Context: one part of a larger RNA
């Protein structure tokens, strides 16, 4: 030095565990903010570094409700106190709530300074013009709409094309958003707003006819809901012009359609029904909560019975968790009941407010204009300019007015469908920062969220930003009094605790790696 066996150290794998995660489902909620948010800074305790709570009334103050014996958070001990005159704790409502932050009196290197009483700025309404009143601003996970808008990539290169109207950027809104009540589809038969799902269908098409892209009609479902203006006409008020009057503005009535409708004229009717908002009453829902069945053994093992054995019981409850091991009957619970403040509230009564409709006539009037349409350029549709309809529009043009106008995939005729150039509209649909409940052929500490632990912490970076590691004594601290070695601490040896040292570098304790002893070989 090697090998073997034995025995240690180191190390923290493995097993077991779970306070934490992950995914989905059901229900709720879907916002907060100038009445100052989100997020912070600094404070605040008997002593107080961190976390949590709170705000100079500072781990808290007040009221109401619950609850019923202990309490002063994590966090033990000490000190000082509180509490059946009901504390701590739980729920609801209120008070307080420094400074920064949209930050808004002015300033600034956020959490500070100056000034000394000022809602800064923007928008709308009103104004006797001095101003007054109302709204906005910022934050927020995804979902929505609009504007803007790539490239890698694919095409085995690459340019049209694709990726993709995706990612990214900007704006705005809501609990949803958008769309929506036919100038629609269809095809000689009909349907009857929109949205979403299944099929139609990877079809028809489109396409350097490459890569690829990719409908609709129609059928089946989910959910269903329809309305209001503008105008004609009538009237009030104001302004201007003016001879009866006209024009403009504004307010009220009127009116809303495609089988055209309405104004207007004549006749009839003035009742009934439906809706919005408020008040009162009210079943019920609703916070913290509350009741809730049934077991013993002097037996055995054990440190401990929840195990074994013996004998019982309950069950609308044998879900689950805990308890010194494996508990329906020990504890918390579970099934099943009960309970109420704020608030919501079917329904009823009542007040107020709004809406709805008939018949006939048809001479006249009205029915959305820089619009429809056209040229050029671009974009959207399944459609890449094509025979290319339809929709949007930058530019140049530019109608008709119901005897009218648009569409039905160039265009024309017949026929059919519809009424643009104003607006609103629940539900079915999308999503989950958040709350409650539930479930899992989801994870179990190199896994599962980055984070089971002082985690977006420590640490790194000028900064945007990046971003960890780190869980487990025991049933209970019973956390080793006392003695010895030692200057002391650690450590060791005893003693003691414990079921066991499991001894806080603590469950188990693999391997690498480092020793010690013995044997054999060299």
């Nucleotide at each position: 030095g090697g090998c073997a066996c034995a025995u240690g150290g180191u190390g923290g794998a493995u097993g077991c565990c779970u306070u934490g995660g992950c995914a989905c489902c059901g229900a709720g909620a879907g916002g907060c903010g100038a009445a100052g948010a989100a997020g912070g800074a600094c404070g605040u305790g008997c002593a107080a570094a961190g976390c949590u709570g709170c705000g100079a009334u500072a781990a808290g103050c007040c009221g109401c409700g619950g609850g019923g014996a202990g309490c002063u958070g994590c966090a033990a001990a000490g000190a000082a106190g509180c509490u059946g005159u009901g504390a701590u704790c739980c729920g609801c409502g209120g008070a307080u709530u420094u400074c920064c932050g949209a930050a808004u009196g002015g300033g600034a290197c956020a959490a500070c300074c100056c000034c000394c009483c000022a809602g800064a700025c923007c928008c709308g309404g009103c104004u006797u013009c001095g101003g007054c009143c109302g709204g906005g601003g910022g934050c927020g996970a995804a979902c929505g709409c609009c504007c803007u808008g790539a490239a890698c990539u694919g095409a085995a290169c690459c340019a049209u094309c694709u990726c993709a109207g995706u990612a990214g950027g900007g704006g705005c809104a809501g609990g949803a958003g958008a769309a929506g009540a036919a100038a629609a589809c269809a095809a000689c038969a009909g349907u009857g707003a929109u949205u979403c799902c299944c099929g139609a269908a990877g079809u028809a098409g489109u396409g350097g006819c490459g890569a690829g892209c990719g409908a609709a009609c129609c059928g089946g479902g989910a959910a269903c809901a329809g309305c209001c203006c503008a105008a004609a006409c009538c009237g009030g008020c104001g302004g201007c012009c003016a001879u009866u009057g006209g024009c403009c503005g504004u307010c009220g009535g009127g009116g809303u359609a495609g089988u055209a409708g309405g104004a207007c004229c004549a006749c009839a009717a003035c009742a009934a029904c439906c809706g919005g908002c408020g008040a009162c009453a009210a079943a019920g829902c609703g916070a913290a909560g509350u009741c809730g069945a049934a077991c013993g053994g002097c037996c055995c093992u054990g440190g401990a019975a929840c195990g074994g054995c013996c004998g019982g019981c309950c069950g609308c409850a044998g879900a689950a968790g805990g308890u010194g091991a494996a508990a329906g009957c020990c504890c918390u619970g579970u099934a099943g009941g009960c309970g109420u403040a704020a608030g919501c509230g079917a329904u009823g009564u009542u007040g107020u407010u709004g809406g709805u409709a008939g018949u006939g006539g048809u001479a006249u009037c009205c029915u959305g204009a820089g619009u429809a349409g056209g040229g050029c350029g671009g974009g959207g549709c399944c459609g890449g300019a094509g025979a290319a309809a339809c929709c949007c529009u930058g530019u140049c043009u530019g109608a008709a007015u119901c005897g009218g106008c648009c569409g039905g995939c160039a265009c024309c005729a017949u026929c059919c469908g519809g009424c643009a150039a104003g607006g609103c509209u629940a539900a079915a649909u999308a999503c989950u920062c958040c709350u409650c409940g539930g479930u899992g052929a989801c994870c179990g500490a190199u896994a599962g969220c980055g984070a089971a632990c002082a985690a977006g912490u420590a640490c790194c970076g000028u900064g945007a930003g990046g971003g960890a590691a780190a869980g487990g004594u025991g049933a209970a601290a019973a956390g080793a009094a006392c003695g010895c070695c030692g200057a002391g601490a650690g450590g060791g040896c005893g003693a003691g605790u414990u079921a066991a040292a499991a001894g806080u570098a603590c469950c188990u304790g693999a391997a690498a790696c480092c020793g010690u002893g013995u044997g054999c070989c060299u």

Annotation
Large-subunit ribosomal RNA, domain I from Natronogracilivirga saccharolytica, 522 nucleotides, folded computationally. Model confidence (mean pLDDT): 84 of 100. Taxonomically the source falls in Natronogracilivirga (Bacteria, Balneolota, Balneolales, Cyclonatronaceae).